[in-house]
Model confidence (mean pLDDT): 81 of 100. This is a predicted structure of a 74-nucleotide RNA (transfer RNA) from Malaciobacter marinus. The same sequence occurs in records of 9 taxa.
RNA sequence: GGGCCUAUAGCUCAGCUGGCUAGAGCGCUCGACUGAUAAUCGUGAGGUCCCAGGUUCAAGUCCUGGUAGGCCCA
Numbered sequence: 001g002g003g004c005c006u007a008u009a010g011c012u013c014a015g016c017u018g019g020c021u022a023g024a025g026c027g028c029u030c031g032a033c034u035g036a037u038a039a040u041c042g043u044g045a046g047g048u049c050c051c052a053g054g055u056u057c058a059a060g061u062c063c064u065g066g067u068a069g070g071c072c073c074a
Base pairs, nucleotide, nucleotide: 001073002072003071004070005069006068007067010026011025012024013023019057028044030042031041032040050066051065052064053063054062
C1' cells in the first nucleotide's frame, strides 16, 4: 500500500428479504420467599444501533466517506 470481517443496553450477542413501538441471556434496581443469606420467582430501569452524509413514505438493515479493533496478501 491492497483486500476481507467486526462495531446494537454495563458485559456476551440476536435482529431474516428495509416496515409501526429495538430484543435475549448475564449483571443492576425494587419486591416475594427465608430467622438471615444463596438459589428461585416476579418487577423495573438502562440504547444518539461507532461517527458524518446519501437513497427512501420509512434505515440497526441499502449506498458513500471516515474512526476503532481483528485477519490475510505484499